Predicted 3D model of a 76-nucleotide RNA (transfer RNA) from an anaerobic digester metagenome. RNAcentral holds the sequence, with entries from ENA. RNAcentral records the identical sequence in 3 taxa.
C1' cells in the first nucleotide's frame, strides 16, 4: 500500500429489484401474587457512523472519509 466483508433501539440482529423502520431479548406501567419470579396486556426507546451526490422520494444507489474484522503483496 491494496482488496473483502461489516456499522440500524441498551445488546443481538431483520428490513425481496428506492416509497418517510421492525423482531427477539432487556426496560417501564398495569393485571396476577399474601410477597417475589414465571406469565398476560400496554408502552417508551433509532434523524439507520459521518459528509455530499443522484432522485419526486435513500436504511437501500454513487463518491469521500471514520471504526471494527479478515486476507494479500512489496522494500529494508
Nucleotide at each position: 500500500g491494496c482488496c473483502u466483508a461489516u456499522g440500524u433501539a441498551g445488546c443481538u440482529c431483520a428490513g425481496g429489484c428506492g416509497g418517510u423502520a421492525g423482531a427477539g431479548c432487556a426496560c417501564u406501567a398495569c393485571a396476577u401474587u399474601g410477597g417475589u419470579a414465571a406469565u398476560g396486556u400496554a408502552g417508551a426507546g433509532g434523524u439507520c457512523g459521518g459528509c455530499a451526490g443522484u432522485u419526486c422520494g435513500a436504511g437501500u444507489c454513487u463518491g469521500c472519509u471514520c471504526g471494527u474484522a479478515g486476507g494479500c503483496u512489496c522494500c529494508a

Its Rfam family is "tRNA". It is annotated as a transfer RNA.